[in-house]
Context: one part of a larger RNA
Molecule: small-subunit ribosomal RNA, central domain
Organism: uncultured soil bacterium
C1' cells in the first nucleotide's frame, strides 16, 4: 500500500493549451528488461507450524519434517507488458467541395427614445406618492411644434433558437480572422487521450493614467414613515456605468455534475448539413440543442445514449462542526486584495 467517495450530504480547479509523467489500434519477426517455470545457494540458533520422545500430565523441553516468502546466480518459456525492426488502417490528421452562426477584432454608419440648448404656441400649474411633502414653474415650468447638440443603449425579428473553451456574443455596412458540420474518399501513417507544475483567456465591482459624461446611480444632502429609520418609498446627487492604455483574477465563474474513449430498449419538438424517389409538411443518414421516458442505478430526490447505467485511461478533490479559507510565513498586486494554508481551544 491492497479503503470509500465527490448533482443535492465534505468534496470536479472558472476556462483551455500544454511540459515532465502515466496509459495508448490491428499485425510480423526479433530481443527477453519485467513476468512465469525449474535448478542451486542464502535468509544463524532459538522462537511459530506439523509429527513423535521425555519429566506421572501440563507448562517446560528434546528430535525429526515441512514451509509460505524474499535476495544471489545459472536454465528455459514467451501468452502479455516493454525494447528493435518492418507492415497496416479504423483512431487522429492533412486535402479539396459545399454549408450555418448575436465566434473574435479595426473603421465607417442608421434611426426611436432621452436629456439639454435655442425659438415659436400657450397659462398655471408639473412632478411625485399609500398619503405626502423637499422638488421645478409668472425671470413662463408642464405641454406641443421646430432647430440643433451630446451619451448610451439597440425595439420588433426573438425563440424551451444559434455561436464560443470558458467568462460571454444581438442595430447596419465593409476589411481582417478563429472554430464547427457534412460529402468524397484523394494523402500522412498512431502523429493518440490525460496533463502535476507552467502559460494564456477570465462577468461585475475595484485600482492607476489620459478622455467622455445623456440616463441610471453606491456616497452624501433634503423630505417622508417611524418608538428611532444610519432602510424600504420620494426630490436631487458624486463616484461608478462609457472609450483607450495598463493592472487586480475573483462570482450560486452553476448542469452546484472534470476530459477522453467504448457499449446499452424508446416517443417527441427544435437547429443544421448529406442522399434518395414517388418532389412530400416524405424516406433514409450524420451533427447539435430541449422535452419526456425503459432498463439499470442512487439514501431519496431524481438520471436515464448529451447517464448520475456498464467498462477503460489520466487529472483534480474529500476525510466530523466550529476555530477558519482565518493567524504566521512565501509568492503576485499600486491598493483592495489574491493564492497556498495551519494550531492551540471547544463541542
Nucleotide at each position: 500500500c491492497u479503503g470509500g467517495g465527490c448533482g443535492u450530504a465534505a468534496a470536479g480547479a472558472g476556462u483551455u493549451c500544454g511540459u515532465a509523467g502515466g496509459c495508448g489500434u490491428u499485425u510480423u519477426u526479433c530481443u527477453a528488461a519485467g513476468u512465469u517455470u525449474c535448478a542451486u545457494u542464502u535468509g544463524a540458533a532459538a522462537u511459530a507450524c506439523c509429527g513423535a520422545g521425555g519429566c506421572u500430565c501440563a507448562a517446560c523441553u528434546u528430535c525429526g519434517g515441512g514451509a509460505c516468502c524474499g535476495g544471489a546466480u545459472g536454465a528455459a518459456a514467451u501468452a502479455c507488458u516493454a525494447g528493435a525492426a518492418g507492415a497496416a488502417u479504423u483512431g487522429a490528421g492533412u486535402u479539396a467541395g459545399u454549408u450555418a452562426g448575436g465566434g473574435g477584432g479595426u473603421a465607417c454608419u442608421g434611426g426611436a427614445a432621452u436629456u439639454g440648448a435655442c425659438a415659436g404656441u400657450g397659462u398655471a400649474g408639473c412632478a411625485g406618492u399609500g398619503a405626502a411633502a423637499u422638488g421645478c414653474g409668472u425671470u413662463g415650468a408642464u405641454a406641443u411644434u421646430g432647430u440643433c447638440a451630446a451619451g448610451a443603449a439597440c425595439a420588433c425579428c426573438a425563440a424551451g433558437g444559434g455561436c464560443g473553451a470558458a467568462g460571454g456574443c444581438a442595430g447596419g455596412u465593409a476589411c481582417c480572422u478563429g472554430g464547427g458540420a457534412c460529402u468524397a474518399u484523394a494523402c500522412u501513417g498512431a502523429c493518440g487521450c490525460u496533463g502535476a507544475g507552467g502559460a494564456a483567456c477570465g462577468a461585475a465591482a475595484g485600482c492607476u493614467a489620459g478622455g467622455g459624461g445623456a440616463g441610471c446611480g453606491a456616497a452624501a444632502g433634503g423630505g417622508a414613515u417611524u418608538a428611532g429609520a444610519g432602510a424600504c418609498c420620494c426630490c436631487u446627487g458624486u463616484a461608478g456605468u462609457c472609450c483607450u492604455a495598463g493592472c487586480c483574477g475573483u462570482a450560486a465563474a452553476c448542469u452546484a455534475u472534470g476530459c477522453a474513449c467504448g457499449c446499452u430498449u424508446g416517443a417527441u419538438c427544435c437547429c443544421u448539413g448529406a442522399a434518395a424517389c414517388u418532389u412530400g409538411u416524405u424516406u433514409u443518414u450524420g451533427g447539435g440543442g430541449g422535452u419526456u421516458g425503459g432498463a439499470g442505478c442512487u439514501a431519496a430526490c431524481g438520471c436515464g445514449u448529451g447517464a448520475a447505467g456498464c467498462g477503460u485511461g489520466c487529472c483534480g478533490c474529500c476525510u466530523g462542526g466550529g476555530g477558519a479559507g482565518u493567524a504566521c510565513g512565501a509568492c503576485c498586486g499600486c491598493a483592495a486584495g489574491g493564492u497556498u494554508a495551519a494550531a492551540a481551544c471547544u463541542c